[in-house]
Context: one part of a larger RNA
RNA sequence: AGUGUAUGGUGGAUGCCUUGGGACUAAUAGGCGACGAAGGACAUGAUAUCCUGUGAUAAGCUUUGGGGAGCUGGAAAAUAGGCUUUGAUCCAGAGAUUUCCGAAUGGGGCAACCUAUUGCUAGUAAUGUAGCAAUAUUUAAGUUUCAUAAUGCUUAAAAGUAAACCUGGAGAACUGAAACAUCUUAGUACCCAGAGGAAAAGAAAACAAAUAGUGAUUCCCUAAGUAGCGGCGAGCGAACGGGGAACAGCCCAAACCAGUUGGUAGUUUUAGCAACUGGGGUUGUAGGAUAAUAAUUAAGCAAUCAGAAGUUACAAAAAUUAUUGAUAGAAGAAUUAGUUGGAAAACUAAGCCAAAGAAAGUGAAAGCCUAGUAUUCGAAAUUAAUAAUUCUUUUGAUUGUGGUUUGUUAUAAUCCUGAGUACCACGAGACACGUGAAAUCUUGUGGGAAGCAACGGGGGCCACCCCGUAAGGCUAAAUACUCAUUAGUCACCGAUAGUGAACUAGUACCGUGAGGGAAAGGUGAAAAGAACCCCGGAAGGGGAGUGAAAUAGAACCUGAAACCAUAACACUU
Numbered sequence: 001a002g003u004g005u006a007u008g009g010u011g012g013a014u015g016c017c018u019u020g021g022g023a024c025u026a027a028u029a030g031g032c033g034a035c036g037a038a039g040g041a042c043a044u045g046a047u048a049u050c051c052u053g054u055g056a057u058a059a060g061c062u063u064u065g066g067g068g069a070g071c072u073g074g075a076a077a078a079u080a081g082g083c084u085u086u087g088a089u090c091c092a093g094a095g096a097u098u099u100c101c102g103a104a105u106g107g108g109g110c111a112a113c114c115u116a117u118u119g120c121u122a123g124u125a126a127u128g129u130a131g132c133a134a135u136a137u138u139u140a141a142g143u144u145u146c147a148u149a150a151u152g153c154u155u156a157a158a159a160g161u162a163a164a165c166c167u168g169g170a171g172a173a174c175u176g177a178a179a180c181a182u183c184u185u186a187g188u189a190c191c192c193a194g195a196g197g198a199a200a201a202g203a204a205a206a207c208a209a210a211u212a213g214u215g216a217u218u219c220c221c222u223a224a225g226u227a228g229c230g231g232c233g234a235g236c237g238a239a240c241g242g243g244g245a246a247c248a249g250c251c252c253a254a255a256c257c258a259g260u261u262g263g264u265a266g267u268u269u270u271a272g273c274a275a276c277u278g279g280g281g282u283u284g285u286a287g288g289a290u291a292a293u294a295a296u297u298a299a300g301c302a303a304u305c306a307g308a309a310g311u312u313a314c315a316a317a318a319a320u321u322a323u324u325g326a327u328a329g330a331a332g333a334a335u336u337a338g339u340u341g342g343a344a345a346a347c348u349a350a351g352c353c354a355a356a357g358a359a360a361g362u363g364a365a366a367g368c369c370u371a372g373u374a375u376u377c378g379a380a381a382u383u384a385a386u387a388a389u390u391c392u393u394u395u396g397a398u399u400g401u402g403g404u405u406u407g408u409u410a411u412a413a414u415c416c417u418g419a420g421u422a423c424c425a426c427g428a429g430a431c432a433c434g435u436g437a438a439a440u441c442u443u444g445u446g447g448g449a450a451g452c453a454a455c456g457g458g459g460g461c462c463a464c465c466c467c468g469u470a471a472g473g474c475u476a477a478a479u480a481c482u483c484a485u486u487a488g489u490c491a492c493c494g495a496u497a498g499u500g501a502a503c504u505a506g507u508a509c510c511g512u513g514a515g516g517g518a519a520a521g522g523u524g525a526a527a528a529g530a531a532c533c534c535c536g537g538a539a540g541g542g543g544a545g546u547g548a549a550a551u552a553g554a555a556c557c558u559g560a561a562a563c564c565a566u567a568a569c570a571c572u573u
Stems, first nucleotide, its partner, number of pairs: 001572004005567005015557001016522002020493002022490007029482002031161002039101003042055003046079002049075003061095006070083003106115003116135007137158007165196001166194004176183001180231001206214002218245005228236002249474003252418001256279007284452001286417004292411005300401011318390010329377003335350005351368002353357001360370002423447008433459001454469005509516002529556001532543004
């Protein structure tokens, strides 16, 4: 010097643990905001750094319930001072207060600041000063002045924000095609507007077609990777039909009638006309309106009785009661002894409860220790759902009134049934469908119908046949999502994992900024956290003491390896 062994140091792997996460299920909720939100700034405690709470009434105030012995939030002890069986702290309902910024809204502004006007109040000899309230904009309605437009005033609404889901507007590229341009990625990402608890869609100008038929929409399975589209490349990709989930249908416009208002010709107070209101009416087997004719017999109004429907469309508001829930809670069975041990829940012995042997804690492993569980009970207040009644609308019957004014049916003729629309041309887009033989849907430009003896569709176009009735509107459920609340689950993670975050975490730190973004858990059952003595300036250590253990001593569970030492150890050179 090397190798090995032993004993240590360093280091923080591994094991065990879990306060935190992940993925879901069921129910709830699906908003909040000018009555000032979301989010913040600054304050607020006897002492107060951070978190939490709160707002100059500031870890709180009032009240109504619950609850029943200690309390004065947490990291985090301590002292002082208080509160409390005249019921505190705590939990729940309702209310009060709620600085400043922020849509921010009196004006301004470099957010949390500066500064006004008007009225009222306080105060001063007077001025200065202080406090309270109102004062932004836009839209709609009403209203004053008015020739009109403006303008002023009053009232109401809006704004902003929020995780995804939804509708509409606008809309990429990387990429794939083994290059690339049509194409693809993709109507995706991003952006904008708007709404709801869902949204959108929706009661056929629909599908189909087999000498069959279906009957609003939405969603799922299938049809089917089929028919098709496609530099016929890459790729894109239906529908009919079948099976399910859920089911619900309606209202206007118009014809016609009546009324109100306006006001023109004629005329001198009324037609036509215009606007509005009410009735009427709402469809494809066409339907409806008006008038006339014929047949028939009852309408209308009032009361009573009986029925139907209704607050999600079909008309529209609410109230009361009951039941079941939500937001605090209450009752709730049953074990002792010995042994080992620091400690009993372990073991031994003998018992008990069970509508309760779910899970958790307690000095090791507890049905019977704690707290719970099964089961049962409970609300002053606020609130949800359901039901009933009142209520609203409507139908029928009876009685009274009424008195041919009316209703119903049939027949013929007249009128109405959504126009710059349908459709055509050109240019685009959407349809699985890239212009293609390209129907269908939407529409930028230019043309431009019929009107029921009508019109649209059935994938160029024409005929026949069949199906339907556009150019107005509403509509629950089945469907999508989860910022959030409650209860629960897991052949999910266990501190380099699981959220970025188990800890002061979107913190520290970095960046002008948009933005980026960590590391960091474990003494012990209990601090019993080491009085006192010794060495030392201290750090640190040695005794003593605590503890089951201190090689559990706070740099604290376990404590691997690399690496570094020590040895009077072994071997080799």
The part of an RNA shown here (large-subunit ribosomal RNA, domain I) has 573 nucleotides and comes from endosymbiont GvMRE of Glomus versiforme.
The RNAcentral record of the full RNA draws on SILVA.